Predicted 3D model of a 76-nucleotide RNA (transfer RNA) from Candidatus Levybacteria bacterium RIFCSPHIGHO2_12_FULL_39_9.
RNA sequence: GUGCCCGUAGCUUAAUGGAUAGAGCAUCAGAUUGCGGAUCUGACGAUUGUGAGUUCAACUCUCACCGGGCACACCA
Numbered sequence: 001g002u003g004c005c006c007g008u009a010g011c012u013u014a015a016u017g018g019a020u021a022g023a024g025c026a027u028c029a030g031a032u033u034g035c036g037g038a039u040c041u042g043a044c045g046a047u048u049g050u051g052a053g054u055u056c057a058a059c060u061c062u063c064a065c066c067g068g069g070c071a072c073a074c075c076a
Base pairs, nucleotide, nucleotide: 001072002071003070004069005068006067007066010025011024012023013022018056027043028042029041030040031039049065050064051063052062053061
């Protein structure tokens, strides 16, 4: 340099172009306990990497860029 894949909550992730973007872990509060852990209940947490486009409607499709990974090429 070329091609392909990935980017969603602190972490791991789900979501056929159409419901208020859903869960697990973590955190916080409560129940329980002599105290803790475990368990149970609840709460908090996402402008879906950035910008633009298509569409009545975009996490989803298109383009550019940013970051990460893989393969190939080039140089020596």
NCBI's taxonomy places the organism under Bacteria, Bacteria candidate phyla, Candidatus Levyibacteriota. It matches the Rfam family "tRNA". The sequence is in RNAcentral, with records from ENA.